[in-house]
RNA sequence: CCUGCCGGACAGGCAACCGCCUGGAAACGGGAGGAAAGUCCGGUCUCCACAGGGCGGCGUGCCGGCUAACGGCCGGGGGGGCUUUCUGGAAAGGAGGUCCUACGGAUAAGUGCCACAGAAAAUAUACCGCCCCGGGCCUCGGCCUUGGGUAAGGGUGAAAUGGUGCGGUAAGAGCGCACCGCGGCCGCAGUAAUGUGGCUGGCAGGGUAAACCCCACGUGGAGCAAGACCAAAUAGGAGAAGAGGAACUGCCCGUUCCGUUACUAUUCUCGGGUAGGUCGCUGGAGCCGUUCAGCAAUGGGCGGCGCAGAUGAAUGGUUGCCGCCCUCGCCGCAAGGCAGGGUACAGAAACCGGCUUAUCGUUCGGCAGGCUCG
Numbered sequence: 001c002c003u004g005c006c007g008g009a010c011a012g013g014c015a016a017c018c019g020c021c022u023g024g025a026a027a028c029g030g031g032a033g034g035a036a037a038g039u040c041c042g043g044u045c046u047c048c049a050c051a052g053g054g055c056g057g058c059g060u061g062c063c064g065g066c067u068a069a070c071g072g073c074c075g076g077g078g079g080g081g082c083u084u085u086c087u088g089g090a091a092a093g094g095a096g097g098u099c100c101u102a103c104g105g106a107u108a109a110g111u112g113c114c115a116c117a118g119a120a121a122a123u124a125u126a127c128c129g130c131c132c133c134g135g136g137c138c139u140c141g142g143c144c145u146u147g148g149g150u151a152a153g154g155g156u157g158a159a160a161u162g163g164u165g166c167g168g169u170a171a172g173a174g175c176g177c178a179c180c181g182c183g184g185c186c187g188c189a190g191u192a193a194u195g196u197g198g199c200u201g202g203c204a205g206g207g208u209a210a211a212c213c214c215c216a217c218g219u220g221g222a223g224c225a226a227g228a229c230c231a232a233a234u235a236g237g238a239g240a241a242g243a244g245g246a247a248c249u250g251c252c253c254g255u256u257c258c259g260u261u262a263c264u265a266u267u268c269u270c271g272g273g274u275a276g277g278u279c280g281c282u283g284g285a286g287c288c289g290u291u292c293a294g295c296a297a298u299g300g301g302c303g304g305c306g307c308a309g310a311u312g313a314a315u316g317g318u319u320g321c322c323g324c325c326c327u328c329g330c331c332g333c334a335a336g337g338c339a340g341g342g343u344a345c346a347g348a349a350a351c352c353g354g355c356u357u358a359u360c361g362u363u364c365g366g367c368a369g370g371c372u373c374g
Base pairs, nucleotide, nucleotide: 001370002369003368004367005366006365007364008363009362010361012322013321014320015319016318017317018316020031021030022029023028033345037356038355040354041353042352043351044350045223046222047221048220057219058218059217060216061215062076063075064074065073066072077103078101079100080099081098082097083096084095085094086093087092104214105213110212111211112208113207114206127154128153129150130149131148132147134145135144136143137142162180163179164178165177166176167175181203182201183200184199185198186197187196188195189194227279228278229277230276237270238269239268240267241266244258245257246256247255248254286305287304288303289302290301291300292299293298323343324342325341326340327339329338330337331336
């Protein structure tokens, strides 16, 4: 310098003009995000429900820690994939990096399922083959066959009843032995998951629990359109008064119409409730800096800051200049200049912690490999 992998940060800047929401009397301030998104998980808050216990449903599931909590995060263990390197003839093993992991239980109980192929998919089984005894044929090499033994070999399959080797045998077989694997017991290390060593058992028990199921733990429901308050018109409700009321007509008379013993017309009051409005509403598991504890997640101390609250729903638009990136364009020996193009995803709606998904590009750190120079 190049390539690959992993992790983190940023999310164009300035000015002018025209606007929008919001705080304030004004002057003058504030005004989207790393995901505001999906609404997947957890909480705060609000209302409803709720004596206690049981059944059921749902969720989670290696160990330890963090946290308000979590299905999240950090650290560790087991298993698996890829890659680099070392040892080795190889097989294989060691070390490093990186990614994945619903990793409780199939020996705590029980049930189900296992396509196709295959003889057989679970009380194992005998298709080919191998072996033994008997029988038959015979060209004396063998061939056919009743019965029996056999899972070593072939073949099927994702998977075939531990694996490799030696012995053993008629042929075989944990039948015996060594090593590996597996189960049980014990020791050591570790908080634990687990690792490791010894003794022991010839091996019992195919797989599947993102099948039912079982075990352990957790779990009431709905959601800011939660919910609280103020409250118009019209209609209806309750209570009180109640014989007159309306029009011509501003008043009196008069005329006409309605009602006239009915809790009726009419008047007043009250309460529910709709439109509408106010609160909830943004000071918080807050942000920034620093320091201490811790491998880390995270937590504590100290100092500083005030940082959107709309409700058809503001946070915008135009212009100029400067950034950044790209180019098979033009100029230039070159550095570079000019020109053209690009500058993402997206966008609050009660709030917070996560996860997931989207994202032009820039930049920092770590690890590995390659090339070059000193």
The RNA shown here (Bacterial RNase P class A) has 374 nucleotides and comes from a Bryobacteraceae bacterium. It is recorded under the gene name rnpB. Its Rfam family is "Bacterial RNase P class A". From the family's description: Ribonuclease P (RNase P) is a ubiquitous endoribonuclease, found in archaea, bacteria and eukarya as well as chloroplasts and mitochondria. Gene Ontology terms of the family: ribonuclease P activity, tRNA processing and dimeric ribonuclease P complex. By type it is a ribozyme.